[in-house]
Context: one part of a larger RNA
RNA sequence: UGACGGGGGCCCGCACAAGCGGUGGAGCAUGUGGUUUAAUUCGAUGCAACACGAAGAACCUUACCAGGUCUCGACAUCCUGCGAACUUUUCAGAGAUGAGAAAGUGCCUUCGGGAACACUAACACAGGUGCUGCAUGGCUGUCGUCAGCUCGUGUCGUGAGAUGUUGGGUUAAGUCCCGCAACGAGCGCAACCCCUAUCCUUAGUUGCCAGCACAUAAUGGUGGGAACUCUAAGGAGACUGCCGGUGACAAACCGGAGGAAGGUGGGGACGACGUCAAGUCAUCAUGGCCCUUACGAGCGGGGCUACACACGUGCUACAAUGGCCAGGACAAACGGCUGCAACCCCGCGAGGGUGAGCUAAUCCGAGAAACCUGGUCGUAGUCCGGAUCGCAGUCUGCAACUCGACUGCGUGAAGCCGGAAUCGCUAGUAAUCGUGAAUCAGAAUGUCACGGUGAAUACGUUCCCGGGCCUUGUACA
Repeated sequence: UGACGGGGGCCCGCACAAGCGGUGGAGCAUGUGGUUUAAUUCGAUGCAACACGAAGAACCUUACCAGGUCUCGACAUCCUGCGAACUUUUCAGAGAUGAGAAAGUGCCUUCGGGAACACUAACACAGGUGCUGCAUGGCUGUCGUCAGCUCGUGUCGUGAGAUGUUGGGUUAAGUCCCGCAACGAGCGCAACCCCUAUCCUUAGUUGCCAGCACAUAAUGGUGGGAACUCUAAGGAGACUGCCGGUGACAAACCGGAGGAAGGUGGGGACGACGUCAAGUCAUCAUGGCCCUUACGAGCGGGGCUACACACGUGCUACAAUGGCCAGGACAAACGGCUGCAACCCCGCGAGGGUGAGCUAAUCCGAGAAACCUGGUCGUAGUCCGGAUCGCAGUCUGCAACUCGACUGCGUGAAGCCGGAAUCGCUAGUAAUCGUGAAUCAGAAUGUCACGGUGAAUACGUUCCCGGGCCUUGUACA
């Protein structure tokens, strides 16, 4: 000087408390451990691994396994010879591949040849998701959006170092004020950026419809309008600016006015010096080491989907604030031409047929659901719950056996609110309800995004956890 203390003081944070809803019990989905296996590819492992890499394993992916194959190679450059390339096709084979057949003869040219492509031979070489993240770059997590981390000059100290950065107040903040052997400065904080909440201006189609007409069974459907909503560009607005009080006459705090919004309005992007030899050699790049008829490469099949068990994360429930039936209402955001697909017809349905319209404020996905109204069920393992299994089907795809999703009929398991323990959340939040997108042929209870309905509680900081500042002890560095 740090680090540590079941030392002290001050102060924060859904840290506790106060509340609301969960997890832990059930069934299923998914990840992991373990076990099994020819293989169940690899990585991630307290917080900070475990719906994580994976925004999507039937083949492919794929890195794994057994089998059958290739050796200048699936891919790059140079070079020899030869043929345009490409296409169609026969046979053998699981295919890779092997053996043939037909058709074709292009482009540039100084007529020597050349360019692209295919085959062939040799050498340099290619190739490796092989090892090392403890050789590395880059990227990322974490403490932590915590308020800290430093420097120059000066001063003090033999020196390590101290001072500044401590102190009195204050703040979300090393934020600001005052004081002070310090005076300044940098990286952080804040602001500048984006979205959102109010208003104005401009613009008015594909969006809108107040007033005036027309038409209709009905609809901004039509004429028209530019008011309103909205769209999307520019601006205004919030700054403790104003008033009162407290305070050191300061910074600031408390209350109030006005205001759509008030003291950082709400949300996002943004992550200081560093810590964890944290994570990643399997995104990529890369040193070293290793393989080179194989640790490289292509193929069909299998595996990554196994299952006594253990854990994590979720979904659905156990019901009446509910289930079912009928009728009625209101979103936002997003996607669409190898695409979204209306109307109509067929089918109980998944879906099929047809194909209008739409490169989209125009058309489509698209019925939002919870909600409201009426009816029914009456506490029952039930008209709760839907696992499991049987049969029959639909769709995608070369192909759904291993191993897809969905539909109909039947079947109807566990489950009556969950031990010790444990998680999230302070407001348009939790809870609850549906909607969309990426990936994607198909395949979400995951992820990311969107809106609808919409709470309870916070006395307080003694305690648990994490953190900041000052101080103290130390046999620790």
Molecule: small-subunit ribosomal RNA, 3' major domain
Organism: uncultured prokaryote